[in-house]
RNA sequence: UAAGUUGAGGGGCGCUGCAGCGGAAGUUUCGUGAGGCUCAACUUGUGGUUAUUGAUACAACGGCGCUCUUUCCAA
Repeated sequence: UAAGUUGAGGGGCGCUGCAGCGGAAGUUUCGUGAGGCUCAACUUGUGGUUAUUGAUACAACGGCGCUCUUUCCAA
């Protein structure tokens, strides 16, 4: 660093629809679709380095509307 899996980033309901995915068709249409992002762990690869140990910190974000929870301030 790429892919995959898992966990976390406090929740619920509704709406739109980009990407992605699926069906039909053949350049279109329908359905689904607002954790797809970030952090961490593991597995398998790719590239670089030759360089070990210890400590600390744990976030930043996430369309629109409503709402719950939590925190702060005011009354």